[in-house]
């Protein structure tokens, strides 16, 4: 895009079309084929003249009889029609259809044209009457009668047949024409004026037969065939013919697909497509076939007959049970089936058909109407104006936006529908179903008339709410797990529109079966190789031919359809007219370039032969050689050997291994040996001999296209395997043992059988690979190597160099390729031939067939299932891959942790609550720089609701806060007291109401901000350019160097950014400036820098200097830089800090803060009291104190830094053993104070012990803070004196002023520090080195990973479901063979039965002829037996797919 459609929602009108695709299932009822009286007899009705009767005076009325002519009707005889028209598509793969020829092998009623004729007779029969049988259908007997019914005869130019003669034609059998003789054959009348009848010639139209060509699938159908193929004779037919029959012969068809199976009516055309094609074959038209199923003939011009007959079968109906009737695939209609397909309508008015002389009759053909949005086409559902952009809806960032000129409102119009009036064409004079229809006119009023689908991408169109991997959506990808543009709803939007979507089917897109127009190295795909049959293709040249090819002409290609033009319905759809087109086919004329053809001619460039050389693991057979292994014998010799990562099994004192000598046997051939050689491939390797195949080079004598490929076919064909017979040294599946391991049916070891070897025969497969079929030709080169020939120096030879042919490698241009790559050995450019491919899995499987002894091989599907499977390359990530490098990463050291007690955090458990968060590193002395109340978020209980807190509005009120008292656990309540500021509006306060507050409620996976981590690792990127189809690459890689992507050099890159470094701070040296609260050398003073004095020094804190590989030497590319040295306080980044690239971890935090959704709102808010966060079988992390003598106790004595302090630090003095208390100078601090630093040093005791170590725990007594130390603080004193004697596996920190050790200060804080953050004192050891562990950086490599190795993923087993193979059987369809049986019927035979026509005969009768019956051939359904094949089903069973 299309549809004979169906379904869902919806539905105003008209025109034109279309409408059982399924059950060729069964059918009630009505209708669909009759007509002719001008063929015939008869009957009935009507009827004039006529006549009888009754009534009546009559006219007349009524009732009868008869009835010529006539009219009408009816059954029958007869004629024509019924073979057309209408339906359906079951069958059919066929001369059925289409197309083109042929009939010298044919038929033809009615119709047209021509010729001739239409004479004389005869006998019946239906109807009818009578009788009989039957339920009926119907039948039988007797009697009468007519014809255009039937029969005989005459005539017959013509016609048919036979014989003969002549002419002429044809490819042939033969045809045509003319003539002669013989034989045969006809008729029908009716009417009154035209129809008929007969014979015959021709025509038209119709039919029939034959042939060429064309159009489905299947080879898992490869052989089929006995009337089969042909001939002769005969029969039969309209006619040829095995069409049939007898005999004879043995043919005929087939890989160019016979035979079989499946499917199917064919065509014009229809749909689609640019076309070529593909699919289909409704309606309309042509042909065919069929008419309940099967068979058969009759009649007839025509049938083997839809609305005829006979028989058989199934089914239905009637029946008196004896017997009968029927055939909608005609039009309507019914049931059924189905997703699904209409009225039991009107009319013969038109067109057409049948009959008829005609009028006319018949016509479910047809013309119309009805039903159905089933399709196509047309029309309408209003038009113009209208902005406070109304209300409402939706949304919102609350401002607005949108619906939206949309509505309202104003002004118009009236198509369609409605009502009314008129009113056709179709018809030529009569005749109109449609139809009072089309059309025209008038009237009223915007009035009666819009839905469906979609809105994540493809694909035009977006928001809100609801839902929360639910419900659901989905064509593919995929949406949905609490912010869904994807589900549902709403608003809005998009598309189409009386329709819109969905489903189904076909074509397209799909160059995705490739003729046009594809491929096969790696994506699917080259057969393992060769030979060769058919076939396909084929060198140069001449002649002929004209088959292919090309052109012209003629015929044909039905109409409709299609295209174009014109015309008619108002337009269109639709219809009409004309033209075009219809590729093909046939005939004919021509052209001859190319192809073909000719038992044609010639040629030599292809191919082959010949001659001369030449290389070689080419093949087969026979013979033979040495080394080695093993075994045997003997000698020497002694305790091990062997084997492995390490071992063990094994061998060995019965003498191994080792070694020497001799012997046996089998198998394989070291070195040479080489991307070297040979072969078609598989493959081939010691040496010699015999036989033998092929190649290459040179020559150019011969043949003269002899060639290439190759469906089938044949041969060869590694290893393993099979069969028979040998052989067996080594090796070695299976097997055994030993190890390894969680296991180890493996890898390793010790043994070891088939086998490996030989002969003969099978098998026929391999990653049989260059994953690259064969042949020929063409298209740059360079460089090796194997085999020939030739040229080249002064002569020769060797070497070297060059040219050329053949082989075999590497590199590389053009070109090709998706890329990788290939590239004269093509995967380039062409030609020829063969093979093969068409998504993955199922599956190279099942079934079938062929081969095989078997194993198995060859050929080769489907159901089902998935949306991928796959190739090449890219970037990452990863690797028990490689290279380089770094880090307290290891190593070397020092000290810890893990064991004890305690502290602290966490898990778990407990609890009313033990609030919450943090979870490997990177949670766990973490948030928390400090939970007794508070904090506090948790629990229990009590009370509260505009609220503890903010803002606003409205109304009201009294002043408020504070203080006191009472009740209470308190919040709170009550009472009393109290009476603020102000510009006098009010502010502040309280109450009420409304907006709102509030939430440490949820979501860190909605977020901002902040933070951790990789990691202070050296990386991460960009612009332009270049390369690549692209992803991407390059730069950033490489060579050096560095702490560093630091720098240098090189380079299709050149630059740049974020990082590194530097700039900043502290510290180390010096200078300058400034000297108080700091300092004190000099001068005084003093217990004391206390004071005067001074600012030199220290110090303080500002500004500077200094370090840059700057200098020297060496190394290095002369570079970057490295090493050493000098100088220097400091030397190669001087030390430390701050500083954290692109990013990763959905890392952490909604409980710091901020914040979107969501949730609570007399509670999840807020207040209060008490409790809890402090619990305690246990487990873990981080610390403190120890276990002691490098120590502990006591006494004496020395030296810091950095900080804090007025709600504070507090001196001194007094008291207390002490914590501390009392009192009280000083200090807002370089001034006063915290504040004695401690380790250290000197002296002394302890002497290795659970201790003078250790201090837990517990008892008692206190101090301090605080409203308050019970749960639950710290400290002091006295007493007590636990575990612990250096800590298993494992694990942590540290490279120098570091570790270790020692004390001091600060934040938080009323109080509480073993934690944290700082400060100084004392002050080490070790680093060979980078193999290993961990982490990281760069390069490279592999990858089936990309959530990226914590990845991916294989198979069994278990369970569920699905389809499928096998299977004892069983059921079924089609079909074959053999036999039985054989209806109806044709034909044949017979024909005692019967018979009017003709003949003989007066007649009887006979004859001729026909016929019933019977017999025979054939034959449908049927039966029996046995096969082939298809499908269903099946216990059980096999694998497969999905989860």
């Nucleotide at each position: 895009g299309a549809c004979g459609a169906a379904c869902g929602c919806u539905g105003g009108c008209g025109g034109c079309g279309u409408g059982c695709c399924u059950a060729a299932c069964a059918c009630a009822u009505g209708c669909a084929a009759g007509u002719c009286g001008a063929g015939c007899g008869a009957g009935g009705u009507c009827c004039a003249u006529c006549u009888g009767g009754u009534g009546g005076c009559a006219a007349c009325a009524c009732c009868g009889g008869g009835g010529a002519a006539g009219a009408c009707c009816u059954a029958g005889c007869g004629g024509c029609g019924a073979a057309c028209g209408g339906g359906u598509g079951a069958g059919u793969a066929a001369c059925a259809c289409g197309u083109g020829a042929g009939g010298a092998a044919c038929c033809u009623g009615c119709c047209c044209c021509g010729a001739a004729c239409u004479u004389c007779g005869g006998g019946a029969u239906a109807a009818c009457c009578c009788g009989a049988g039957g339920a009926a259908a119907c039948u039988c007997g007797g009697g009468c009668u007519a014809a255009u019914a039937c029969c005989g005869a005459a005539u017959a130019c013509c016609c048919u047949c036979c014989u003969c003669c002549g002419a002429c034609c044809g490819c042939a059998u033969g045809a045509u024409c003319g003539g002669a003789a013989g034989a045969g054959c006809a008729a029908a009348g009716a009417a009154c004026u035209u129809c008929g009848g007969u014979c015959u010639g021709g025509g038209a139209g119709g039919g029939u037969c034959u042939c060429g060509c064309g159009g489905c699938c299947u080879a898992u159908c490869a052989g089929c065939u006995a009337g089969u193929u042909g001939g002769u004779g005969g029969g039969g037919u309209a006619a040829c013919g095995g069409c049939c029959u007898a005999c004879c012969a043995a043919g005929g068809c087939a890989u160019c697909g016979a035979c079989g199976g499946g499917u199917a009516g064919c065509u014009g055309g229809u749909c689609u497509g640019a076309g070529a094609g593909g699919a289909c074959g409704a309606u309309c038209a042509g042909c065919c076939a069929c008419a309940c199923u099967g068979g058969g003939a009759c009649u007839g011009a025509g049938a083997c007959a839809c609305g005829g007959c006979c028989c058989a079968g199934a089914c239905u109906c009637c029946u008196a049970c004896g017997g009968g009737a029927g055939g909608c695939a005609g039009c309507a209609g019914u049931g059924g089936g189905g997703a699904a397909u209409c009225u039991u309508g009107c009319g013969c008015a038109a067109u057409g058909g049948g009959c008829g002389a005609a009028a006319g009759c018949c016509u479910g053909a047809c013309g119309c109407a009805g039903c159905a949005a089933c399709g196509c086409c047309g029309c309408g559902u209003g038009g113009g104006g209208g902005a406070u952009g109304a209300c409402g809806g939706c949304u919102u960032u609350c401002g607005g936006g949108u619906u939206g000129u949309a509505a309202a409102c104003c002004c118009c119009u009236u198509u369609c529908a409605g009502c009314a009036g008129g009113g056709a064409c179709g018809a030529a004079a009569u005749u109109g179903a449609c139809g009072g229809u089309a059309c025209c006119u008038g009237c009223a009023g915007a009035a009666g008339a819009a839905g469906c689908c979609c809105c994540g991408g493809c694909c035009a169109a977006c928001u809100a709410c609801g839902u929360g991997c639910c419900a659901g959506c989905a064509g593919c990808c995929g949406c949905g797990g609490u912010a869904a543009c994807a589900c549902g709803u709403a608003g809005g939007g998009g598309g189409c529109a009386a329709g819109c979507g969905u489903u189904g089917u076909c074509c397209g897109g799909a160059u995705u079966u490739a003729u046009u127009g594809g491929g096969c190295g790696u994506a699917a795909a080259g057969a393992g190789c060769u030979c060769g049959u058919a076939g396909g293709c084929g060198g140069u040249u001449g002649c002929g031919u004209a088959a292919g090819u090309c052109g012209g002409a003629u015929g044909u290609g039905a109409a409709a359809a299609c295209u174009c033009a014109g015309g008619g319905c108002u337009c269109a759809a639709c219809c009409c007219u004309g033209a075009g087109a219809u590729g093909c086919c046939a005939u004919u004329c021509g052209a001859u370039a190319c192809u073909g053809c000719g038992c044609u001619g010639a040629c030599u460039a292809g191919a082959g032969u010949c001659c001369g050389g030449u290389a070689g693991g080419g093949g087969a057979g026979c013979a033979u050689g040495g080394a080695a292994u093993u075994c045997c014998u003997g000698g020497u010799g002694u305790a091990g050997c062997g084997g492995u990562g390490a071992a063990a099994u094994g061998c060995g004192c019965a003498g191994a291994u080792a070694u020497c000598a001799g012997g046996a046997g089998g198998a394989a051939c070291a070195c040479c040996a080489g991307u070297g050689g040979c072969g078609a491939a598989g493959g081939c390797g010691g040496u010699g001999c015999u036989c033998u195949g092929g190649g290459c080079c040179g020559g150019a004598a011969c043949u003269g296209a002899c060639g290439c490929u190759g469906a089938g076919g044949a041969g060869c064909g590694a290893a393993a395997g099979c069969a028979u017979g040998g052989g067996u040294a080594g090796c070695a599946a299976a097997c055994a043992g030993g190890a390894u391991u969680a296991g180890a049916u493996a890898c390793c070891c010790u043994g070891g059988u088939a086998g490996u070897c030989c002969a003969u025969g099978c098998c026929g497969u391999a990653a049989a690979c260059g994953u690259u079929g064969g042949g020929c030709a063409c298209u740059a080169g360079g460089u090796g190597u194997g085999g020939g020939a030739c040229c080249u120096a002064c002569u020769u030879a060797a070497c070297g160099g060059g040219u050329u042919c053949c082989g075999u490698g590497c590199c590389g241009u053009a070109g090709c390729u998706a890329a990788c790559g290939c590239a004269u050995u093509a995967a380039g450019u062409g030609c020829c031939c063969c093979g093969c491919c068409u998504g993955g899995g199922g599956a190279g499987u099942a079934c079938g067939g062929c081969c095989g002894c078997a194993a198995g091989g060859c050929u080769a599907a489907a159901a089902c299932u998935c949306a991928a499977a796959g190739g090449a390359a890219u970037u990452g990530a990863c690797g028990g891959g490689g290279g380089c490098c770094c880090g307290c990463a290891c190593a070397a050291g020092c000290g810890g942790c893990g064991g004890a007690g305690c502290a602290u955090g966490u898990u778990g458990c407990u609890u009313a609550a033990u609030u919450c968060g943090a979870g490997g590193c990177a949670a766990c002395g973490c948030g928390a720089a400090g939970a007794a109340c508070c904090u506090u978020a948790c629990c229990u209980g009590g009370g509260u609701u505009u609220g503890a807190c903010a803002u606003g509005u409205a109304g009201g009120g009294a002043a408020a806060a504070g203080c006191c008292a009472u009740a209470g656990a308190g919040a709170u309540a009550u009472g009393g007291u109290g009476u603020c500021c102000u510009u006098u509006u009010g502010g502040g306060c309280c109450c009420u109401a409304c907006a709102c507050a509030g939430g440490u409620g949820g979501u860190g996976c909605a977020u901002g901000g902040c933070u951790g981590u990789c990691g202070u690792c050296a990386g991460c990127u960009c612009g332009u350019g270049u390369c690549g189809u692209g992803a991407g690459a390059u730069g950033u890689u490489g060579g050096g160097u560095u702490a560093a992507g630091u720098c240098c050099c090189g380079c299709a890159a050149c630059g740049a950014g974020c990082g590194c470094a530097a700039c900043c701070c502290c510290u180390g040296u010096c200078u300058c400036u400034a000297g108080u609260u700091g300092c004190u050398a000099c001068c005084a003073u003093u217990u004391a820098g206390u004071u005067g004095a001074g600012c030199a020094c220290u110090c303080u804190a500002g500004a500077g200097a200094g370090a840059c590989u700057g200098c020297c030497g060496g190394c290095g590319u002369u570079a970057a830089g490295c090493c050493g040295g000098a100088g220097g306080a400091a030397g190669g980044c001087g030390g430390g800090g701050a500083u954290g690239a692109c990013g990763u971890c959905a890392a952490g935090u909604c409980c710091u803060c901020a914040u979107g959704g969501c949730c609570c709102u007399u509670a999840u808010g807020a207040c209060c009291a008490g409790g809890g966060c402090u619990a305690c079988a246990c487990a873990c992390g981080u610390g403190c104190u120890a276990c002691a003598a490098u120590g502990g106790g006591c006494g004496g004595u020395a030296c810091a830094g950095a900080g804090g302090g007025u709600c504070g630090c507090a001196a001194a003095c007094u008291c207390g053993c002490g914590a501390g208390a009392g009192u009280a100078a000083g200090c807002u601090a370089a001034u006063c104070u915290c504040a004695u630093a401690a380790a250290g040093c000197c002296g002394u005791c302890c002497u290795c012990a659970g201790u003078u170590c250790g201090g837990a725990u517990u008892g008692g007594a206190g101090u301090c803070u605080g409203c308050a130390a019970c749960u639950c603080g710290a400290c002091u004193c006295c007493a007590u004196g636990a575990a612990g004697g250096u800590g298993g596996a494992a694990u942590c920190g540290c490279u120098a002023g570091u570790a270790a050790u020692c004390g001091c200060g600060g934040a938080u804080c009323a109080g509480c520090a073993c934690g944290c953050c700082g400060c100084g004192g004392u002050g080490a050891a070790u680093a060979c080195g980078u193999u290993c562990c961990c982490g990281g950086g760069c390069c490279u490599u592999g990858u089936a990973c990309a959530c990226a190795c914590c990845g991916c993923c294989c198979g069994u087993c278990a369970c569920a479901c699905c389809a499928u193979g096998g299977a004892a059987g069983u059921c079924u369809a089609c079909u074959g063979u053999a036999c039985c049986g054989g209806a109806a019927g044709u034909c044949g035979g017979u024909g005692u039965u019967u018979c009017a026509a003709c003949c003989c005969g007066c007649a009887a009768g006979g004859g001729a002829g026909a016929u019933a019956g019977c017999c025979g051939c054939c034959c449908a359904u049927g039966g029996u037996a046995u096969g082939c094949c298809u499908g269903g089903u099946a216990a059980c069973u096999g694998g497969g797919g999905u989860g």
The RNA shown here (small-subunit ribosomal RNA) has 1443 nucleotides and comes from an uncultured prokaryote. Rfam family: Bacterial small subunit ribosomal RNA. Its family is annotated with ribosome and structural constituent of ribosome in the Gene Ontology. Model confidence (mean pLDDT): 83 of 100.